[in-house]
Parts: sequence; C1' cells; structure tokens
RNA sequence: UUCUUAUUCAGAGUGGCGGAGGGAAAGGCCCUAUGAUGCCCGGCAACCAUCUUGUUGUUACAACAGGACAAUUGGUGCCAAUUCCUUCGGAGUUCUAUGAACUCCGACAAAUGAGAA
Repeated sequence: UUCUUAUUCAGAGUGGCGGAGGGAAAGGCCCUAUGAUGCCCGGCAACCAUCUUGUUGUUACAACAGGACAAUUGGUGCCAAUUCCUUCGGAGUUCUAUGAACUCCGACAAAUGAGAA
C1' cells in the first nucleotide's frame, strides 16, 4: 500500500512545552493569541492479548461460536462539535408544490482494531 471483517449518536484536562493554523477531500458550518495543530504528562475506553463456557478435531493443543469482571508495568486506539453536517441512490411526510424543508433506509468515502497478501 491492497484485500477481508467488525465498530463508529457513550466516554475522556481550568496541567506543562510551544507559537499559527486546524476540523481527511469539495461545499457548508465551526474551533483558534481567552493560545489552535503538534509534543509531553494526565485521562477515557475495552478492539486484540490476559480469564472463562460450549462444539469440533485432538496427546499437550488448535479452530469456531459465546460470556463475565476488572483496568495491568501486555499491543493498539481515542480525548471540540454524531465520522461536525451534506455529497450517490431510494422511500415517506409537510408546504405557498417543475420546487423547498424534514425524516428514514441503503451505498460510497473516511477513521480505528483484528486477520491476510
């Protein structure tokens, strides 16, 4: 980098450094010298690992499907706004109706974990 799969309306700082942009893209709308982005500390959460049950194959063990509790000196992740909103397609409701507003569903894209190449 690509592929598969799961999740994405919850949660998380009156700290230190530093000094100008940032929120993936486009459009909007926002954050920001009352100090952003970033780094450190701190925190949140529970994806994997750790614990446990069942099934299958079994010699220990492995694969698959579930479950509980905690947060550990294990591996990640996350800590403005729902992934900030919309984007493509479909359905519905309302209205001043070749249109507008709103709601819902699906797809795409993105982020993160796990697995594979």
Overview
The RNA shown here (SAM riboswitch aptamer (S box leader)) has 117 nucleotides and comes from Gorillibacterium sp. The prediction has a mean pLDDT of 77. Lineage of the source: Bacteria > Bacilli > Caryophanales > Paenibacillaceae > Gorillibacterium.